[in-house]
Molecule: transfer RNA
Organism: bacterium
RNA sequence: GCCCUCGUAGUUCAAUGGAUAGAAUAGGACCCUUCUAAGGUCUAGAUGCAGGUUCGAUUCCUGCCGAGGGCA
Numbered sequence: 001g002c003c004c005u006c007g008u009a010g011u012u013c014a015a016u017g018g019a020u021a022g023a024a025u026a027g028g029a030c031c032c033u034u035c036u037a038a039g040g041u042c043u044a045g046a047u048g049c050a051g052g053u054u055c056g057a058u059u060c061c062u063g064c065c066g067a068g069g070g071c072a
Base pairs, nucleotide, nucleotide: 001071002070003069004068005067006066007065010025011024012023013022018055027043028042029041030040031039048064049063050062051061052060
C1' cells in the first nucleotide's frame, strides 16, 4: 500500500429493513435476614462519527475513526 471481518448498556452477547433495540451480569432503591452472603420486587443505563437510499436503517451504500486478521 491492497483486501477481509468487526464496532450495540460498565462488561459479555442478541436483534440483520418494521412498532417500545432485548437478555445475562454489574450498579441503585426497597423487601427478607440479628448482620453479611444468597433470594425477591422495582429502577437507571447503549446502536463509533458524518452523509446517502428508503414510508421506515442497528441492519443496505459511501467516506472517516478505531480494533483484529491476510497478502506484498